[in-house]
Molecule: SAM riboswitch aptamer (S box leader)
Organism: Chloroflexota bacterium
Formats: sequence, structure tokens, C1' cells
RNA sequence: CUCUUAUCCAGAGAGGCGGAGGGACCGGCCCUGCGAUGCCUCGACAACCGGACGGCGCAAGCCGAACACGGUGCCAAUUCCGACAGAUGGACAUUCUGGGAGAUGAGAG
Repeated sequence: CUCUUAUCCAGAGAGGCGGAGGGACCGGCCCUGCGAUGCCUCGACAACCGGACGGCGCAAGCCGAACACGGUGCCAAUUCCGACAGAUGGACAUUCUGGGAGAUGAGAG
């Protein structure tokens, strides 16, 4: 980087460095010198994977509630909202459904 699969309306910030953009892309709307994005330290959240526990099974393994020891992840706004198609509708409004794109985990190449 590509593919498969699961989840994405819940949750969780302080300090230091640094100094202008950032929220993936486009449109909107926001955040930001009362210091953003980023990096570091500590902390928190969560429970995807491993581990530990219980059940089933000859076994491979499957299932379950809980834990938070290890590996990730994450800590403005629903993935901030939309973008494409369908339904609703007078409508490019609104609401709903599906899809696409993206993010993260696990697995494969």
C1' cells in the first nucleotide's frame, strides 16, 4: 500500500516545547495569539486483540459476564454536518434508509 471483517449518536485533559494554522479531501459551519495543528511527559477514557476467570468440547476451538496486566486506539463539536442514490415533500427545505469516502481494531497478501 491492497484485500477481508467488526465498530464508529457513549466516554475521557492537565503541564511543558513551539508559534500559525487546524477540523482527511470539496462545500458549509466551527476551533484557534485567552496560543490552535504538531511533539513530549503525566493522567484519564474505552474494551478491539492478547492474558487471566467461568462454561462446553477428546482436541482444534466456541461461548459468557467481568477485570484492566500486556499490545493498539482515543481524550472540541455524531466520523462536526453534508456531498451519491432512494423515500417523504411544492422544493436544491426537512426527516428517514442505503451507499461511497474516512478512522480504528483484528486477520491476510